[in-house]
Context: one part of a larger RNA
This record gives sequence, C1' cells and structure tokens, in this order.
RNA sequence: GGAUGAACGCUGGCGGCGUGCCUAACACAUGCAAGUCGAACGGGGGACUGCGUUGGAAGCUCUUCGGAGCGGACAAAGUAGAACCUAGUGGCGGAUGGGUGAGUAACGCGUGGGCAACCUGCCCAAUGCAUUGGGAUAACAACGAGAAAUCGUUGCUAAUACCAGAUAUACUUCCAGUUACGCAUGUAACAAGAAGGAAAGAGAUAUCGGCAUUGGAUGGGCCUGCGUCUGAUUAGCUAGUUGGUGGGGUAACAGCCUACCAAGGCAACGAUCAGUAGCCGACCUGAGAGGGUGACCGGCCACAUUGGGACUGAGACACGGCCCAAACUCCUACGGGAGGCAGCAGUGGGGAAUAUUGCACAAUGGGGGAAACCCUGAUGCAGCAACGCCGCGUGAAGGAAGAAGGUUUUCGGAUCGUAAACUUCUAUCAGUAGGGAAGAAGCAAGUGACGGUACCUAACUAAGAAGCCCCGGCUAACUACGUGCCAGCAGCCGCGGUAAUACGUAGGGGGCAAGCGUUAUCC
Repeated sequence: GGAUGAACGCUGGCGGCGUGCCUAACACAUGCAAGUCGAACGGGGGACUGCGUUGGAAGCUCUUCGGAGCGGACAAAGUAGAACCUAGUGGCGGAUGGGUGAGUAACGCGUGGGCAACCUGCCCAAUGCAUUGGGAUAACAACGAGAAAUCGUUGCUAAUACCAGAUAUACUUCCAGUUACGCAUGUAACAAGAAGGAAAGAGAUAUCGGCAUUGGAUGGGCCUGCGUCUGAUUAGCUAGUUGGUGGGGUAACAGCCUACCAAGGCAACGAUCAGUAGCCGACCUGAGAGGGUGACCGGCCACAUUGGGACUGAGACACGGCCCAAACUCCUACGGGAGGCAGCAGUGGGGAAUAUUGCACAAUGGGGGAAACCCUGAUGCAGCAACGCCGCGUGAAGGAAGAAGGUUUUCGGAUCGUAAACUUCUAUCAGUAGGGAAGAAGCAAGUGACGGUACCUAACUAAGAAGCCCCGGCUAACUACGUGCCAGCAGCCGCGGUAAUACGUAGGGGGCAAGCGUUAUCC
C1' cells in the first nucleotide's frame, strides 16, 4: 500500500447494487416452512330439484250461519337425483428444495481412468399384452377401556388396495451347443429343450392411466493412478489382521459376513499415534513464482438433541417418518403420555459483534392434478444496519471599505480572506402537486406482491444536508498560551525536569471526505 462477513470511537444528507451469529452443532415460547388427487374407492354431509304421504293459511262457492265443498301458499319427516365439501382406504410426492460445518487427514474432496462387477421412479422411442376368479379390511355402526394420547371386541362394505389361476419364448434360471471377439475370470450373436413369473381401471368416449421387454436420457453406486496440514520430544503397527477354499450376503465386486486352512500385510518414500481441519471452483495479495483464506454464489461430502437400528420405497438407514436407549423440557386424574428451529421469522443465553414474529405466489422453479386449481418462509420483493462497493449533493459567478470579530505582533502590521455581507444565477438530491410503467408468458379475455415504486412534467426556496484524523523525523502540514520528568503522548526513534512546532487548549495549516481514525487478521 491492498484486503475484510469485521468491531470500537467521533460524525452522518440521498440513491443503486450487494452483504449481514465468524461466538454456544447452546436451549427454545408462538406462527408458518409438504402437500395434492372425488376423473382410483366405499361412505358421510349437502344449498337445490323431482316424487308420493301427512298437516294445512289466504282465497272462491254453497249455507239452515252450526258448517260443508273446492283450493293449495307453507311446514314436517321419507325417498330419488345433485353442483359442491371431505374424515378414511388408495396413488404420487414427503430421498427435491432449504439449513449447518459438529464429525472426517478419508477414494472425503480435486483431477484422469475403469465396471467384461452394477441400479435407475417420473420422462422419451419401440414391440407386445391387459383373461378368469377369490377372500378381506379401514371408514361406518354398536358396545367397552382410558384423565389424555389412544386402544379393544363384535358386525357391515369398496377399489387402480390384497391374493390365486390362465396366457408369455421377448425376460430370468438350468442344461448341452455353434460362430465371432476380447482384457484373465469371460462378452456378444444364433439356437433345441425344461422350469418360473404380468396387468386396472377411470372418463366430458377427447383422452388419462395399467403390465412385460428392449433401447435412450437423467440421476446414482463401486473400483482405481496422482494430488491433498503439523509433530519423530510419536518407531514400530496389525488376528478379520493379509491371502486362499466352502457357504452366506448385496443392485453389484470385495473379509462385506461366517467356518476352516496358510502366515501373512503396512512402515524412515514416515506406518501407527497425537494435534488441527469439511474439500474444491474460487477469493485476497503479489510483476510473477508464491503466500494466505475457503463468508456470499456454484459443485461434492457429512450431519439433523446424543448413540444405535431397521421398515417402506426406484431412491433413505430418511431434518419437519418409525423403533430402542440416554440427557433435557412439557402435560398428567401418577396409571401413563408428548417434544426436537444446524428451515423462515422470533426469544433467552454467549459475545466486541450480526436484521422483521413483514408482503406475495404477480414472475422463475418445484410437488400433486386431465384441468380448473391447491401447496410452496424455495423464490420474488419490502423492512432494519454507512457493513461494503459505486454514484450524487451540501451551491455557482461576481464581490476590497481587504468590514466586524478571532489569533498573533517587533504595535507598523500580518493572517483567517473573496472567505462573509451584498448583487446576479441555477435547482441535482430532499419536499409538494399532476401523470405514470416495463417486468405478463398463456388463443383471446383476465391476472403485479413490489407499488402509485422507477420514470416524466410543473411550480417553489440557497433554502434542509460536514465531519474526522493529523501538523518533531519517518510524513504533507506552525505559532501562542497553559503545564513543568507532573499531567500526559507514543507505530519506531523518542517527547515532558520554566521559553515544549512532540502533553492540553486556541488560532492557523495539511490529508481524506459521508465518512474519518483506531484495533484485529492476511499478503
């Protein structure tokens, strides 16, 4: 000198774009953050409509004035339909998005390869298929248990829920082959036989779905060369350890697991142990080589109170799923239950220190749905903070009696100083008034949180807007007074003990400027 997710002191006008718990992976009140589909299913409710039944007002006719007949508003329960709503069964999605960096020195990450050892829902392309049956169960009802959370028994019912049979040479397995090829195990193609396994309907009759197989795309899994901090005041480490065989297991290779057998494997090219740490693209600095960092944004990994476990599923050993254990918090009728902000806000605590319990799904994107649409603290915006970068303003021109006043003085003067006053001008920003977007893409129509915002126009007033640090040398900038090795300053050298350009104040000056200094850290 440059830089910062900064903090502190003094000061503070506006705008744009960014950034904002680096500490306690400490504990969390409250609200929201993952739902959706009635065009899969049976129920329940249901404005309204139809039907019949019962009651029946007004009114009309007759009347012997007692009433009778007609009439049918309206009401009640019933029944059928029905827009619409939806607790439950079922499907898809809750494995993405969002957060954090505790752990991890590792095939975790980066980079280059390999899988002849693998999987892949939704999506795309192609081929073929969808046949016959069955038994349940939630909801619901009744009864019961419990303070609650919730649960039990009996009975009824549906499906794109579940189960069984048929069909299948495309698929899987077994067995015997042929050809071609390779990289050792082998791979590909052809092909006789045997065994095995599928499906679901809905519908506005447009379509949307279902099953099998092949290929693609996308996403993942595994293996591997090289690279990846410090310590030798850590020198030996290792029994599933290293290899083999049999068996098991996985989507898949493998001590991944197991039984037996052998005795190996790693290490001074640093094993093991200990400490520290998420890695990278990048960022800072530097002429570069290099050094430092890993906030924001993007990729990968790991984690979700702590530890362990599996279930479901194409995918998890699953942040807002389940089970067990532990600590903590809450409810309780003491028998038993409930919870997990390292999601967005917010609270306490810690700290030098870091924001609103905001608006909207209008846009982009995601989930569900045929769609309308619903959900979305992702996201888009707004709020707070000079935290950073950038831009703008706080006026411009003229103006010497060099006013007053301050400071200083050798008392003549010098300086603040064209500075002010005064005259003329302008109106950026802020303020007021009028107009007023793009962002919107959907066939048209309609649809904007931001926001009456940006922007444009008009009138109006110099009005509302300057500080901070420094002035001994390094280092740009000097005098006066006070103080008297005191009070104090200080980055280094060093100042201060009676004439201090070094302390304090004032005047003047220098530097930067809505900032300026200090502290911390890196180059």

This is a predicted structure of a 523-nucleotide part of an RNA (small-subunit ribosomal RNA, 5' domain) from Candidatus Epulonipiscium sp. NCBI's taxonomy places the organism under Bacteria, Bacillati, Clostridia, Lachnospirales, Candidatus Epulonipiscium. It was read from a public genome assembly. Its Rfam family is "Bacterial small subunit ribosomal RNA". Gene Ontology terms of the family: ribosome and structural constituent of ribosome. The coordinates come from a structure-prediction model, not an experiment, and the mean pLDDT is 85.